[in-house]
RNA sequence: GCGGCUGUAGUUUAAUGGUAAAAUGCAAGCCUUCCAAGCUCGAGUCGAGGGUUCGAUUCCCUCUAGCCGCA
Numbered sequence: 001g002c003g004g005c006u007g008u009a010g011u012u013u014a015a016u017g018g019u020a021a022a023a024u025g026c027a028a029g030c031c032u033u034c035c036a037a038g039c040u041c042g043a044g045u046c047g048a049g050g051g052u053u054c055g056a057u058u059c060c061c062u063c064u065a066g067c068c069g070c071a
Stems, first nucleotide, its partner, number of pairs: 001070007010024004018054001026042001028040003047063005
């Protein structure tokens, strides 16, 4: 330099052109003499920019980070 793959919550992963989800973690409450466990509830997320579309996390282009291969 060229090609391919991956980027979603603090972490691990789903989903799919039509309100983004689960587990775990975090905060609050219930229970308990206290702690742990359990129960309820809450906050928190589609790598960045542009395009197509009534509507984009999803489709297209560029950039960016990581990984792999070739030279």